The part of an RNA shown here (large-subunit ribosomal RNA, half B) has 1207 nucleotides and comes from Gimesia maris.
Its mean pLDDT, the model's own confidence on a scale to 100, is 85.
RNAcentral holds the full RNA, with entries from ENA and SILVA.
[in-house]
Context: one part of a larger RNA
RNA sequence: CGCUGGUUAAGGAACUCUGCAAAAUGACCCCGUAAGUUCGCGAUAAGGGGUGCCUCCGAUGGUUCACGCUGUUGGAGGUCACAGUAAAUCGGCUCUGGCGACUGUUUACUAAAAACACAGGACUCUGCGAACUCGUAAGAGGAUGUAUAGAGUCUGACUCCUGCUCGGUGCCGGUAAGUUAAGGAAGAGGGUUAGCCUUUGGGCGAAGCUCGCAACCGAAGCUCCGGUAAACGGCGGCCGUAACUAUGACGGUCCUAAGGUAGCGAAGUUCCUUGUCGGGUAAGUUCCGACCUGCAUGAAUGGAGUAACGACUGGAGCACUGUCUCAACCAGCGACCCGGUGAAAUUGUAGUCGUGGUGAAGAUGCCACGUACCCGCAGAAAGACGGAAAGACCCCAUGAACCUUUACUGCAGGCUGAUAUUGGUACUAGAUAUGUUUUGUGUAGGAUAGGUGGGAGGCUUUGAAACGGGCACGCUAGUGUUCGCGGAGCCGCCCUUGAAAUACCACCCUGGACCUAUUUGGUAUCUAACACCGACCCAUGAAUCUGGGCGGUGGACAGUUUCAGUUGGGCAGUUUGACUGGGGCGGUCUCCUCCCAAAGAGUAACGGAGGAGCUCAAAGGUACCCUCAGCCUGGUUGGCAAUCAGGCGUAGAGCGCAAAGGUAGAAGGGUGCUUGACUGCAAGACCUAUAAGUCGAGCAGAGACGAAAGUCGGACUUAGUGAUCCGGCGGUUCCGAAUGGAAGGGCCGUCGCUCAACAGAUAAAAGGUACUCUGGGGAUAACAGGCUGAUCACUUCCGAGCGUCCAUAGCGGCGAAGUGGUUUGGCACCUCGAUGUCGGCUCAUCACAUCCUGGGGGUGAAGAAGCUCCCAAGGGUUCGGCUGUUCGCCGAUUAAAGUGGUACGCGAGCUGGGUUUAAACCGUCGUGAGACAGGUUGGUCCCUAUCUUCUGUGGGCGCACGAAACUUGAGGGGUUUUCUCUUUAGUACGAGAGGAUUUAGAGGGACGUACCUCUGGUGUUCCUGUUGUCACGCUAGUGGCAUCGCAGGGUAGCUAAGUACGGUUAGGAUAAGCGCUGAAAGCAUCUAAGCGCGAAGCCUCUCCCAAGAUUAGGUUUCGUUUGAGUCCCCUGGAAGACUACCAGGUUGAUAGGCCGGAAGUGUAAGGUGAGUAAUCAUUUCAGCUGACCGGUACUAAUGGACGAAUG
Repeated sequence: CGCUGGUUAAGGAACUCUGCAAAAUGACCCCGUAAGUUCGCGAUAAGGGGUGCCUCCGAUGGUUCACGCUGUUGGAGGUCACAGUAAAUCGGCUCUGGCGACUGUUUACUAAAAACACAGGACUCUGCGAACUCGUAAGAGGAUGUAUAGAGUCUGACUCCUGCUCGGUGCCGGUAAGUUAAGGAAGAGGGUUAGCCUUUGGGCGAAGCUCGCAACCGAAGCUCCGGUAAACGGCGGCCGUAACUAUGACGGUCCUAAGGUAGCGAAGUUCCUUGUCGGGUAAGUUCCGACCUGCAUGAAUGGAGUAACGACUGGAGCACUGUCUCAACCAGCGACCCGGUGAAAUUGUAGUCGUGGUGAAGAUGCCACGUACCCGCAGAAAGACGGAAAGACCCCAUGAACCUUUACUGCAGGCUGAUAUUGGUACUAGAUAUGUUUUGUGUAGGAUAGGUGGGAGGCUUUGAAACGGGCACGCUAGUGUUCGCGGAGCCGCCCUUGAAAUACCACCCUGGACCUAUUUGGUAUCUAACACCGACCCAUGAAUCUGGGCGGUGGACAGUUUCAGUUGGGCAGUUUGACUGGGGCGGUCUCCUCCCAAAGAGUAACGGAGGAGCUCAAAGGUACCCUCAGCCUGGUUGGCAAUCAGGCGUAGAGCGCAAAGGUAGAAGGGUGCUUGACUGCAAGACCUAUAAGUCGAGCAGAGACGAAAGUCGGACUUAGUGAUCCGGCGGUUCCGAAUGGAAGGGCCGUCGCUCAACAGAUAAAAGGUACUCUGGGGAUAACAGGCUGAUCACUUCCGAGCGUCCAUAGCGGCGAAGUGGUUUGGCACCUCGAUGUCGGCUCAUCACAUCCUGGGGGUGAAGAAGCUCCCAAGGGUUCGGCUGUUCGCCGAUUAAAGUGGUACGCGAGCUGGGUUUAAACCGUCGUGAGACAGGUUGGUCCCUAUCUUCUGUGGGCGCACGAAACUUGAGGGGUUUUCUCUUUAGUACGAGAGGAUUUAGAGGGACGUACCUCUGGUGUUCCUGUUGUCACGCUAGUGGCAUCGCAGGGUAGCUAAGUACGGUUAGGAUAAGCGCUGAAAGCAUCUAAGCGCGAAGCCUCUCCCAAGAUUAGGUUUCGUUUGAGUCCCCUGGAAGACUACCAGGUUGAUAGGCCGGAAGUGUAAGGUGAGUAAUCAUUUCAGCUGACCGGUACUAAUGGACGAAUG
């Protein structure tokens, strides 16, 4: 010193994030018990009283023949103590919020909660071979259950309730139309070629085979139409308005699927915010009650209440206390010493100081200065950017893993269709084909003229016209057919028409009907595949098995196979850019022009400015011609400005578009003719990593213009863009897997990329991680340091103005110059193989730009109180309420309640409230996983000290003989304070009110030192009382254990709250300031020479340490082997970790013992007496007594060693 315990004066939460911890409460009996309430509770509410022992009188059990033994209980009296549940065991209570109803459950190892669960509520699915789940399946669970059952989801007792919205997403239902796969399939086409034709180049080409195409049929799904919110979800804005103002019942307008209802509300939700008001407090960022301006409440993601309950989380009070003011003492165990045993991390080597500086920017190791004899032991932790863990924050990686989803791509699974297993019958629908039959209206026209051809006649008693009825079609005019009646006609050629007769015949088109056939679908039905059931029978002596039989139900469905469409975070694999004064957010990413760019080229930045991702058939080529903008003058409408004329006019215009360069001897403006906006090339250059890009005379061909020379391979120039792969189209004297072809490819030309992240990873890709992980980085952020000093703080200068007057008592515009390194920043230099981060506590230390105290100048200083400036760092600089707070506000004081630095001093010193892991809630954002310098509850703080440093304490050696004492003081350290009152004096001053300087005296506060006489605390070795129990055989008397069992006192010692003392005074040199004398400068001047005064500050004085002060000092005394002295050893100590120190060691009071006393306790035991007994009285102020004081050798202090030289 720590841990675990005990006690504590006065105060009593002032402590602190928080009464954390501790204390207090506590048993049984009696009395008594509120609000509220779900009537059960609340409740041991709260708050009171009693309790021992003895005697007597009852009541009532068990047992016993009885005597008795043993329980329970009532009453009356007595008796002792500080205290009777005497010890131990054994709730503190109350009031008021939040959340969750409750009992339960949970992160084994940092979270026990408000999270989970829960009974209750609701929705959805499921008819039994159930849904659902597991499984490839068989099979199993569900369930040997059957909708009062089972499964899933949400909510979460109870009470009152649960509003509006179906536009989006989901789910459910519907399905006319649209779209849509496999499969089926008419048809057309390509390839090949037996053959045919041929100008021998080639062309045509059946069947078959083959290749792709494909009308049509073809489900679910999607589109579409409805429903559904206790499905996912959502639930507005602006403007105006009432006779004070304010507000807005009211009105207008826009939007919406609908605009938030009842409730609640600064809330676990409120940013601003410590909202405002009220309450509580001396003081209230918390708390309670209100208000409503709800950043961003709100109704089963439930809303609002709520008794009871809670190791939950706030606030307040009572009780109680060492939590605190403010600490003290004691006990045990560690630490320490001795004996034994005996690790660990760590460690480049170490002969391991301070300060200032330097330096990869914070040095034991470098430089300078200072300091320092060598070595231990006990302690403290400021440093060794201490140890531990290749930082978990941050960034990076074409890292990882999980998670999410309307990222991409797949896969299980679901739904649906086709095919097979898979059969019969009937009906029905579609398509196709043959056949029969029918249909057909532009206008004109007798009229409903399908087309073409033939054709001059055709039909009719095998029943014409007309009439009536039915049916079908329909353009409402009629046409067709059939039945009846009827009994002989009805049409064609003629007119109109682009086209002529349904007079008649043939072929065909459009739409329809019918028969038959084929095919596709649908419906119904059958039973034999297949599936299921049976309480029945057999194998079988057993069978919920297996197989068979018999019977039943379903039934070509279901199930299963393959193929296909759709759905599909259920699952899987992946992607999710870079630059970047960290990252993210924002911005940017290719090309052109200018500046930057430093007169060749080139040249960076998240430097400063602008453009492009085209256009033009003329805005191209050529030949020829012309000259602009603007201004002045004149001139019809006509004006400043239209067109016209004259003049001036080097360009101030124009050149499709940005800018730059260029340009009038044209690149500008016209006119004519035209297509060189050509084909095949290309010497040589520029530029350049490559790939690209740029310029280009000249040659050949075929052209345009021009008389010609010539010019022309687009545009005054510089932007107007995209590699490769893959694929399309055109051409081709290329290749053609035995051959011939073909397919396919090559070559030439051309087309398809905001591949714009523009040298383009893929045809095809987003997010979260606080559950995280790995590899790296101080190449890169957060803390701290460093550099800088914009910002910040402070100062100086100038002096516009304020100050009645007056720049400067006090202020000071616009400006200027600095200092500092406390703010916010900038930079990214050390540290990411770790430099722990806010605040508090503890302990400080320095600066001074001074808060107080001290000394002064000025004052717009009468006094007093102030303001301002100068000097000054010696000392001091409070306690509370709120909040995690620093800060701040508030209460009460004070002389004052200073500002800063020290890794925003201090976590190998403490705390852990805040921030900043994992859990959870709310609001907001997000489809979601999740997120939030938003709020809220909870949530592991390790280290035995090697070195330096510091506080103590020893050993060695030195200090030239050995010792014992006493000293000097170089040097260092401590102290250093302040207030009030009285006197001077109610004086100076002042009109008064007020009210001093100075001098002397007194008393305080805080701080410090020492001490224990007093007051107290403690006092586990002293005394006493007493409970339970055990032991000494019993009684008596004692002892052990129960915190020293508890309780009442208390000596010594230690100790504070107690007592005493301290700061003084004085001297010296000074600061600001005030002066004397006094020149430079005949004056003046405190200064230049000289002299003086002047502060809590400096140096002395004062107190402490101190000669390792290696400069080792001085003095005195003793000693030389016949030994000064010292040590070991022993007895001890108010000395002490050990060591040391001190008192002693027989010539002795050092300790123990003994004797006496003091002091404490409080009247022992035994005896006697009284009483029935408990108990009382007396012997007796007794007995006992640690440390205290004095005495006394009874016991123990026996014995031994070293020691003054050499040269």